The part of an RNA shown here (large-subunit ribosomal RNA, domain IV) has 359 nucleotides and comes from Desulfothermobacter acidiphilus. Taxonomically the source falls in Desulfothermobacter (Bacteria, Bacillati, Bacillota, Clostridia). The coordinates come from a structure-prediction model, not an experiment, and the mean pLDDT is 86. The RNAcentral record of the full RNA draws on ENA.
Context: one part of a larger RNA
RNA sequence: CCCUCGUUAAGGAACUCGGCAAAUUGACCCUGUAACUUCGGGAGAAGGGGUGCCCUUGCGGGUUAAGGCUUAAGCGCCGUAAGCCUGUGGGGGUCGCAGAGAGCGGGCCCAGGCGACUGUUUACCAAAAACACAGGUCCCUGCUCAACUCGAAAGAGGAGGUAUAGGGGCUGACGCCUGCCCAGUGCCGGAAGGUUAAGGGGAGAGGUUAGCGAGGAGACUCGCGAAGCUUCGAACCUAAGCCCCGGUGAACGGCGGCCGUAACUAUAACGGUCCUAAGGUAGCGAAAUUCCUUGUCGGGUAAGUUCCGACCUGCACGAAAGGCGUAACGACCUGGGCGCUGUCUCGACGAGGGGCCCG
Numbered sequence: 001c002c003c004u005c006g007u008u009a010a011g012g013a014a015c016u017c018g019g020c021a022a023a024u025u026g027a028c029c030c031u032g033u034a035a036c037u038u039c040g041g042g043a044g045a046a047g048g049g050g051u052g053c054c055c056u057u058g059c060g061g062g063u064u065a066a067g068g069c070u071u072a073a074g075c076g077c078c079g080u081a082a083g084c085c086u087g088u089g090g091g092g093g094u095c096g097c098a099g100a101g102a103g104c105g106g107g108c109c110c111a112g113g114c115g116a117c118u119g120u121u122u123a124c125c126a127a128a129a130a131c132a133c134a135g136g137u138c139c140c141u142g143c144u145c146a147a148c149u150c151g152a153a154a155g156a157g158g159a160g161g162u163a164u165a166g167g168g169g170c171u172g173a174c175g176c177c178u179g180c181c182c183a184g185u186g187c188c189g190g191a192a193g194g195u196u197a198a199g200g201g202g203a204g205a206g207g208u209u210a211g212c213g214a215g216g217a218g219a220c221u222c223g224c225g226a227a228g229c230u231u232c233g234a235a236c237c238u239a240a241g242c243c244c245c246g247g248u249g250a251a252c253g254g255c256g257g258c259c260g261u262a263a264c265u266a267u268a269a270c271g272g273u274c275c276u277a278a279g280g281u282a283g284c285g286a287a288a289u290u291c292c293u294u295g296u297c298g299g300g301u302a303a304g305u306u307c308c309g310a311c312c313u314g315c316a317c318g319a320a321a322g323g324c325g326u327a328a329c330g331a332c333c334u335g336g337g338c339g340c341u342g343u344c345u346c347g348a349c350g351a352g353g354g355g356c357c358c359g
Base pairs, nucleotide, nucleotide: 001354002353003352004351005350006349007348008347010345011344014343019340027051028050029049030048031047036041038173052094053093054092055091056090057089058088059087060086061085062084063083067078068077069076095099107338108337109336110335111334112333113332114330115329119131120130135171136170137169138168139167140166141165148157149156150155174325175324176323177322179255180254181253184252185251186248187247188246189245190244193243194242195241199237200236204232205231206230207229208228211224212223213222214221215220256274257273258272259271260270283317284314295311296310297309298308299307
C1' cells in the first nucleotide's frame, strides 16, 4: 500500500452523474392507520407502545381418582377436585446500560413518467418503458386432403378438431373514446366495352414440277405453270389479367397555403383567394416527442439546464404503427422529503489475509 471486516468525537449527503456503497428498519403481541379505489384493495400504510425473571390471581383446553349410567361380566359412556401438561389475561415485586439481550430478521413517505397486472428475455456488459399476456378488432377457412405449414413426392401437422373451431395481421387489463380522405397503392365485387396468349381459322403469298411456250445441234437455259407435297400467313372466333365500373381505413397510407378584417393596442369569431382525394375532430401538448430553449409564468430551494403545475408559438402529438385517463402492481426511470449513516468535512484506531523490506 491492497483486499475483507469492526468501531469512531462533532456535523449529517456538505460526497457524487446519482445516497453508489454503507447505515437505519427488522421477529412477535397490542394499538392505530390517510388520499385514492376497479370496493378486492391501498395495509405490515404511516405512527405509538410492549417483550427478562420472581410472587400472586383469573379464564380456557387436555389427562382424570372418587362418583354416576349401562352390562351377566369385560368393554363402553358421563363426570367433580387436586396433581400433572398446556394456552392466555390481570396485579405486585425484582435485576441490568440494555429482556425479540446472541443469530436470523421490511427503512419509510410524497409527486411524476412508462408498462395494466403474475410472467418472458440478450447462457458470458442490457431484466427494461423491450417480448408475452387475458381483452379488442380485421382478414382467411364449409372439410370426399378446410385455410395454412413442412416436404421433390408419398406423407405429416392443423385435428381424430369443424365457424362458440382453426390459421394469419394489428392492438394490448379496465374506463371514456377511436373523427375526415377511396385521388394513388392493395384487397373485394362487377362484367357492357377496349386490349389480349396458346389454340381455332384460313383470304392470300412463296418453294417444288407433270405439262406447255421460246431459244439451242445437243447438254441445257429462260418464261408460264395444274394436282400433290411444303413454307409463310390477313380477316375473324377466343380466357384470366390489365384498362374500365363500384366498394373498402382497427387495409398501405394521407389529413394545406396566402391576404384582409372589431371604436387604444393586440388578437381575429368574420371575409377573400389558390390548391387538394381530404385538409388534423376529441383529447393531449416545451411531452421518453420542443430545434430556437435553461421558452414564459407559478411552486419547491438561500440558490433549481432536472422536477411539479400551468400557458400553447405542436421546428416535427393525435386517435387500435391506437388517443386520453386510471386503482393495484414494478430489483424499472425521474424529482422531492423524513429517518439514517465514514459517502463526505477528514481523517483515526483495530482484526484477519495479501504485497513489499530486513534477517